[in-house]
Formats: sequence, structure tokens, C1' cells
RNA sequence: CGCCGAAUCCCUGCAGGCUCGAGGGAACCGGGGACCCAUGUUCCUUGGGGUGAAUCCGUGGCGUACGACGCUGCGGUAGGGCGACUCCGGCCCGAACCCGCCAGCUAACCCGGUAGGCGCAAGGAGAGGA
Repeated sequence: CGCCGAAUCCCUGCAGGCUCGAGGGAACCGGGGACCCAUGUUCCUUGGGGUGAAUCCGUGGCGUACGACGCUGCGGUAGGGCGACUCCGGCCCGAACCCGCCAGCUAACCCGGUAGGCGCAAGGAGAGGA
């Protein structure tokens, strides 16, 4: 200076300056929550739900006595990202976690988050704008 992501900015008195902390505000983001509308769901468990692009399928190996189950490798895939839009092309991701038997949508209203992790070249054309 940029990228993924909501994850940025400002304020905080009592002499003055600096720093820290507890806080406050704006903005952005997420959850809960009526009428109406929509829907079946759960209970002898196949519980159900949320953030997120991160769903689903095939196949091999191991733990196994077959199987179930678990771990793991490979290939694909819904979907997502790469300096505001479109096309072509190239590259990459396709995770992780949370609630705790409970939640459709949802005005008023209520609650919460503002982290973390990366980058030095695969761009070309068009549109548009200053």
C1' cells in the first nucleotide's frame, strides 16, 4: 500500500502532559422476538438450531474376525475469494466453532460482536467515471 472477514472511527471532566484500564457513542454485523403468512415437527432420539462460501458424492488404506463405527489419503462438487461493474483466462478456498432439548417469517422491543489470519505478482479486453 493491499487481501479474506461485520470486525472500523471517535470520546472519556474536576491545574497541565503522557500512558493504561473500566466505560460511552457512531457505523457495520449477528441473534432472539407479534398480527398476517408459511410449515408440519418432536416425543419409545436418526433430536433440533446458529455463525460461515465451506454443502454433497465417489474411492483407497488403517484400527477390526465380517459389519457397524472411527481415523486418514485421493478425486470431484453446491458454493466462495483474487484493488467497485461485465466477459475471457489463470490461481486459491470448499474450514472451524457455538447453543443445549429450544428458536419459521416477524413491527415495536430485547441481547450480542467489532476478532483473527495473510500478500510482491496472471493477467487481458470492454464498459463507466474523474
c-di-AMP riboswitch aptamer (ydaO/yuaA leader) from uncultured Actinoallomurus sp., 130 nucleotides, folded computationally. The model forms 92% of the base pairs in the Rfam consensus. Rfam family: c-di-AMP riboswitch aptamer (ydaO/yuaA leader). Its family is annotated with cyclic-di-AMP binding and regulation of gene expression in the Gene Ontology. Rfam describes the family as follows. This family represents a conserved RNA structure found upstream of the ydaO and yuaA genes in Bacillus subtilis and related genes in other bacteria. The ydaO/yuaA element is thought to act as a genetic 'off' switch for the ydaO and yuaA genes in its native state. It is believed that the element may be triggered during osmotic shock leading to activation of ydaO, a predicted amino acid transporter gene, and members of the yuaA-yubG operon which code for KtrA and KtrB K+ transporters.